[in-house]
NadA riboswitch from Acidobacteria bacterium AB60, 65 nucleotides, folded computationally. The RNAcentral record of the sequence draws on Rfam. It matches the Rfam family "nadA riboswitch". For this family Rfam cites "Structure and ligand binding of the ADP-binding domain of the NAD(+) riboswitch" (Huang et al., RNA, 2020).
Order: sequence, then structure tokens, then C1' cells
RNA sequence: GGCCGCAACAUCCCCGCGGGCGGGAACCUCCUGGAUUCACGGAGGUUAGCGCGUUCGCUGCUGCC
Repeated sequence: GGCCGCAACAUCCCCGCGGGCGGGAACCUCCUGGAUUCACGGAGGUUAGCGCGUUCGCUGCUGCC
């Protein structure tokens, strides 16, 4: 230097850092249909430890080459 694995540090545990993509949640505005009543659906915007997935780069630790 390369590759696989791992996350010690953490105010229970889990969570190394910064991004991309997909998919959710909440809130706001608008649209739409059904219709006994309620839900549901579409578009735009905003927010967050989103305890969802995936990917790129980086940090640290062990091992192998």
C1' cells in the first nucleotide's frame, strides 16, 4: 500500500464520520373521487438519532497478502 472483517470511544442498549440513491414518518398548502359515515389517493414544500435498505468516500482496530 491492497483486501476481508469489525466499531472501542457513546448519559441503558444500539448507533465511527460525511455524502448519493431508494423507501418510510410527521407537519403545511393545493387537487381529486367515493359517499350513510370514516378512511384512502395525487402534487409541491419543510423537519428529524427515520433504531429502513443500498452505495461511495473517509477515520480507527484486528487479521491476511